The part of an RNA shown here (small-subunit ribosomal RNA, 3' major domain) has 475 nucleotides and comes from a metagenome.
Its mean pLDDT, the model's own confidence on a scale to 100, is 84.
RNAcentral holds the full RNA, with entries from SILVA.
Context: one part of a larger RNA
RNA sequence: UGACGGGGGCCCGCACAAGCGGUGGAGCAUGUGGUUUAAUUCGACGCAACGCGCAGAACCUUACCUGGGCUUGACAUGAUCCGGAUGACCUUCGAGAGAAGGGGUCCCGUAAGGGCUGGACCACAGGUGCUGCAUGGCUGUCGUCAGCUCGUGUCGUGAGAUGUUGGGUUAAGUCCCGCAACGAGCGCAACCCCUACCCGUAGUUGCCAACAGGUGAGGCUGGGGACUUUACGGGGACUGCCGGUGUGAAGCCGGAGGAAGGUGGGGAUGACGUCAAGUCCUCAUGGCCCUUACGUCCAGGGCGACACACGUGCUACAAUGGGCCGGACAGCGGGGAGCGACCUUGUGAGAGGGAGCGAAUCCCGGAACCGGUUCUCAGUUCGGAUUGGAGUCUGCAACUCGACUCCAUGAAGGUGGAAUCGCUAGUAAUCGCGGAUCAGCAUGCCUCGGUGAAUACGUUCCCGGGCCUUGUACA
Repeated sequence: UGACGGGGGCCCGCACAAGCGGUGGAGCAUGUGGUUUAAUUCGACGCAACGCGCAGAACCUUACCUGGGCUUGACAUGAUCCGGAUGACCUUCGAGAGAAGGGGUCCCGUAAGGGCUGGACCACAGGUGCUGCAUGGCUGUCGUCAGCUCGUGUCGUGAGAUGUUGGGUUAAGUCCCGCAACGAGCGCAACCCCUACCCGUAGUUGCCAACAGGUGAGGCUGGGGACUUUACGGGGACUGCCGGUGUGAAGCCGGAGGAAGGUGGGGAUGACGUCAAGUCCUCAUGGCCCUUACGUCCAGGGCGACACACGUGCUACAAUGGGCCGGACAGCGGGGAGCGACCUUGUGAGAGGGAGCGAAUCCCGGAACCGGUUCUCAGUUCGGAUUGGAGUCUGCAACUCGACUCCAUGAAGGUGGAAUCGCUAGUAAUCGCGGAUCAGCAUGCCUCGGUGAAUACGUUCCCGGGCCUUGUACA
């Protein structure tokens, strides 16, 4: 000087408390451990591994296993020699990769040759092989915590200190005051984006108040720019105003006006560093290793196994509910090998046609909700696992191993021990919609809107963190 303390003081955070809903029990989905296996490819392991890499494992992917092939190679550059288009197509063998035979005979050209390509041979290629403890890059984490430093000066023999401590204050090393310090840098804040209010400009594909026409109905038509809205430019919030308080300070408390009030709400933004944290399987790269194989091609299998254990989720256990009928209201976003209205057909998944739309124009009709009715507390008209049968769709192909539909079947489950998680407002809870990936496949992930709470006395305690101080046989 740090680190640590079941030392002290001050202060924060859904850290506790106050509340609401879960997990832990059940079934299933998914990841992991373990076990099994020819293989069940590999990585990730407290927080910060475990719906993680994977934003899509039937083949492919694919790195694993079994079997069958190739050896200048699936891919790159260069050189030597010999030869020729390569290919489509046909035949034979084969599981296929491929092999053999038939057939066929290229372009430029200065006529030297070059391009392309087959064979032989040589340099070499190739490796998701090892080392993340050799590395770059990227990332997680403490933590959006308020810290981390420097120059000059001063003090100290020196390590170092001071500044950065102190008194207040703040979300903040934020600001004020004081002070052997005076300044400065990286962080904080602001500048950026979205959202909440207003104004201007603009008026189609959006809108429809007034006028006119028209319909079974409808901005449907003429038209209009008012409104909504769209998207560009501005305004607006700054403790600016008033009162109190405070050191005539920074600020704090209350009030007014205002769409919004004290960083308005949300996002992006992550200091010096820590964990030899993660990644050599994105990529790049040193070293080591393989070179008729640890390279490469193909078929099939595996990554999907299953006594079990754990994590993360979905669906439930019902009446604030289940079934049936009727009625209503979104916002993101996506669409051409696409989205597909509408018609016909099928109980249905879907199929056959197919208008419109490269889209403010078409796809585009949400569910919870509301009204009516039924069920009457049961393992039930709850719950839907599992299993049998019959199908649909995608795709070369759904046996291993897809999703969905219909009929039948109807399991466990009656609110979950110890323990444990999230959340402070348009939040939790609950309801559905969309998107990426994608032929097909979503309970995962990332968004979007609908309905919409309870509680916070407080900081003693648990956890993490910041500042000062103290002890130390630790560095």